[in-house]
Molecule: SAM riboswitch aptamer (S box leader)
Organism: Bacteroidota bacterium
RNA sequence: UACUUAUCCAGAAAGACGGAGGGAUUAGGCCCUAUGAUGUCUUGGCAAGUUGCAGCUUUUGCAAUAGUGCUAAUACCUAUUUCGAUGAAAAUCGAAAGCUGAUAAGUG
Repeated sequence: UACUUAUCCAGAAAGACGGAGGGAUUAGGCCCUAUGAUGUCUUGGCAAGUUGCAGCUUUUGCAAUAGUGCUAAUACCUAUUUCGAUGAAAAUCGAAAGCUGAUAAGUG
């Protein structure tokens, strides 16, 4: 870096540095932010994944591991398609799929 599979409404914060925007990208909305965000580091925490055992149709429970990941809001929400409801329409709401992305395992 490419591909495949799985998951993405659960869970988990303090301190230091730093000083302006940030929430991946574009647009809209909404939100966080000088009571210091985003970010970096330290210490902690969580447990997605992996392994073992039990159970097993499935869901699951217990233990181990800490390399990696995560630790505001569902991936913050919407965007494309289909279906359903309401509506005169515009549109709104709900569901499913898709796109993009993130993480893990595997393959090249």